Lysine riboswitch aptamer from a fish gut metagenome, 162 nucleotides, folded computationally. Its mean pLDDT, the model's own confidence on a scale to 100, is 78. The sequence is in RNAcentral, with records from MGnify. The model forms 100% of the base pairs in the Rfam consensus. Rfam family: Lysine riboswitch aptamer. About the family: Riboswitches are metabolite binding domains within certain messenger RNAs that serve as precision sensors for their corresponding targets. The same sequence occurs in records of 2 taxa.
RNA sequence: GAUAGAGGAUGCGAACAAGAAGAGUAUCCAGCAGCAACGCCGGCAAGCGGCAGCUGGGGAAAGGCAAGUUCGCCGAAGUGAUACCGCGGUUGCCGCCGCUGUAACGCUGGGCCCUCGCCGAACAGGCGACGGACUGUCACAUGACUUAUGUGGAGCGCUAUC
Numbered sequence: 001g002a003u004a005g006a007g008g009a010u011g012c013g014a015a016c017a018a019g020a021a022g023a024g025u026a027u028c029c030a031g032c033a034g035c036a037a038c039g040c041c042g043g044c045a046a047g048c049g050g051c052a053g054c055u056g057g058g059g060a061a062a063g064g065c066a067a068g069u070u071c072g073c074c075g076a077a078g079u080g081a082u083a084c085c086g087c088g089g090u091u092g093c094c095g096c097c098g099c100u101g102u103a104a105c106g107c108u109g110g111g112c113c114c115u116c117g118c119c120g121a122a123c124a125g126g127c128g129a130c131g132g133a134c135u136g137u138c139a140c141a142u143g144a145c146u147u148a149u150g151u152g153g154a155g156c157g158c159u160a161u162c
Base pairs, nucleotide, nucleotide: 001162002161003160004159005158008074011073012072013071014070015069016068019065027058028057029056030055031054032053034051035050038049039048040047041095042094043093044092045091046090077108078107079106080105082103083102084101086099087098088097089096109135110134112132113131115129116128117127118126119125137153138152139151140150141149142148143147
């Protein structure tokens, strides 16, 4: 250097998807009694809508999650900040927030748990940081005879064959 592999209580990702949640919410209709203030992310301008409450009757959806099935895989993949394109938050400009994609750079061996922070409607889920034990692997040390314990390293690693 080439090829083939391993990690797993619950490895990683994608597609489809029962279902939960969203939510008895938004919203619509009727009634009652109020306020002229205001609402639509922020500022300016414009546009649109009167506005919020209670009672009764109807009553969703999206993003996010996901049992299960199938497929591709083992830097699988994930993620950070930056720049740019696009989409959404009524329209224009300037901002801000969220999301998709692209570029180059950086971080993470793997899953799990506590706490905090961010996204999120969320006690779901995801991500990040600190910490914890576990686990695969390699190196070193010790004991034992191929396993155990301790310390340390990182996937740019490890194993096998050539």